Context: one part of a larger RNA
Molecule: large-subunit ribosomal RNA, domain IV
Organism: Candidatus Nitrosopumilus salarius BD31
RNA sequence: CUCGAGAGAAGGAACUCGGCAAAAUAGCACCGUAACUUCGGGAGAAGGUGCGCCCCGGUAGUGUGAAGAGAUUUACUCUUGGAGCAUGAUGGGGUUGCAGUGAAAAGGUGGCUGCGACUGUUUAAUAAAAACAUAGCACUCUGCUAACACGAAAGUGGACGUAUAGGGUGUGACGCCUGCCCGGUGCUGGAAGAUUAAAUGAUGGGGUGCAAGCUCUUGAUUGAAGUCCCAGUAAACGGCGGCCGUAACUAUAACGGUCCUAAGGUAGCGAAAUUCCUUGUCGGGUAAGUUCCGACCCGCACGAAUGGCGUAACGAUGGCCACACUGUCUCCUCUCGGGACUC
Numbered sequence: 001c002u003c004g005a006g007a008g009a010a011g012g013a014a015c016u017c018g019g020c021a022a023a024a025u026a027g028c029a030c031c032g033u034a035a036c037u038u039c040g041g042g043a044g045a046a047g048g049u050g051c052g053c054c055c056c057g058g059u060a061g062u063g064u065g066a067a068g069a070g071a072u073u074u075a076c077u078c079u080u081g082g083a084g085c086a087u088g089a090u091g092g093g094g095u096u097g098c099a100g101u102g103a104a105a106a107g108g109u110g111g112c113u114g115c116g117a118c119u120g121u122u123u124a125a126u127a128a129a130a131a132c133a134u135a136g137c138a139c140u141c142u143g144c145u146a147a148c149a150c151g152a153a154a155g156u157g158g159a160c161g162u163a164u165a166g167g168g169u170g171u172g173a174c175g176c177c178u179g180c181c182c183g184g185u186g187c188u189g190g191a192a193g194a195u196u197a198a199a200u201g202a203u204g205g206g207g208u209g210c211a212a213g214c215u216c217u218u219g220a221u222u223g224a225a226g227u228c229c230c231a232g233u234a235a236a237c238g239g240c241g242g243c244c245g246u247a248a249c250u251a252u253a254a255c256g257g258u259c260c261u262a263a264g265g266u267a268g269c270g271a272a273a274u275u276c277c278u279u280g281u282c283g284g285g286u287a288a289g290u291u292c293c294g295a296c297c298c299g300c301a302c303g304a305a306u307g308g309c310g311u312a313a314c315g316a317u318g319g320c321c322a323c324a325c326u327g328u329c330u331c332c333u334c335u336c337g338g339g340a341c342u343c
Base pairs, nucleotide, nucleotide: 001339002338003337004336005335006334007333008332010330011329014328019325027051028050029049030048031047036041038173052095053094054093055092056091061087062086063085064084068080069079070078071077072075096100108323109322110321111320112319113318114317115315116314120132121131136171137170138169139168140167141166142165148157149156150155174310175309176308177307179240180239181238184237185236186233187232188231189230190229193228194227195226199222204217205216206215207214208213241259242258243257244256245255268302269299280296281295282294283293284292
């Protein structure tokens, strides 16, 4: 020096990206226990007190229930009986050490907030999460030789199921809700019309032939799905404006005008896992706070199942604060052990 342990004056997070690491808490019994809540929880909330040994005393009690006794309906009967065994306090008195869950084992706690409801799953060997899944919700397809999937096919799964079933897609417990737009794209429907393939083959023309004919060509007419067209449909893919003016201080604009659009963003939320300007402004917490919490709204560029906003419980989840605690630090020191090193 390195690795692993132990101890430390005063201070106690000043360390650091961050209390990382360490310390602290810890058992059992009793007392006591808040907000909030889906009334189950939260909760071991928090916070306290006691704990050894000896004596009363293995006592009171509790469990089990033998022998014996009695009764008759004589039975693997009933009543009584309490031995033995097991378990075992409260309370009172005494006593000891620095220390009695004397060692070991053995929760740190609380507050605010983001995200995800939860238990679960995942990048075998850098990511465990807010990602995936989930119950619930919704749309859609499927009438059974089902849809769908695998397979040149036979066939099989679906399913020895039958719409309270099965497949697909989205959302993601629960609570309150889920606004407007069908112009584009998609899907669904539509006995008209337009377009349109093969096929059909009216008519005309060419070749050849005496002719009948054979043959080449022309292409009127008829002619499906699809497309055009007409509707519906957004928990389908998706979308959800601009300019100007106006109130008796100012400011602002409930109000008006105008242009455009399929329709111009409703409720709720909002400097947010979204805010560039930005360390926005105000309040709180600190002596001091680019983080945090609560507000404001000027939303560069939130917004309603690509779900919106809340939410008890839960989380090896993210951020912030406090108490306790400490060698993380001020600022290092000592001790023990294993290496390295020297001999």